[in-house]
RNA sequence: CCGAGGAACUCUGGAGAAUCCCUGUGCGGUCCGCCGCCGGGGUGCCGAAGGUGCAAGGCCGCAAGGCCGAAUCUCUCAGGCAAAAGGACAGAGCGUUCA
Numbered sequence: 001c002c003g004a005g006g007a008a009c010u011c012u013g014g015a016g017a018a019u020c021c022c023u024g025u026g027c028g029g030u031c032c033g034c035c036g037c038c039g040g041g042g043u044g045c046c047g048a049a050g051g052u053g054c055a056a057g058g059c060c061g062c063a064a065g066g067c068c069g070a071a072u073c074u075c076u077c078a079g080g081c082a083a084a085a086g087g088a089c090a091g092a093g094c095g096u097u098c099a
Stems, first nucleotide, its partner, number of pairs: 006098003009093005018043001020042005026037004044081003050077001051075001053073001057068004
């Protein structure tokens, strides 16, 4: 100097599960029955931010055993259960940065 592939960035697509129940010296509205927002608690449920666990295989060890080790699998800590937002992942862009 060149540089496949990759990451980040932009655009597009993108599932599941209660618009559940109770509650407040709160805020607003009201036809005075309640309704909405915000907060607190409870039960049920979902897996596709993040995180946990590990199969093959690899490494260490005489051995027992230990360590490393993927996912949309698993757990459900976190997160979520109208819409919006978010969203693993996929496609496109090929300008910018890393390498």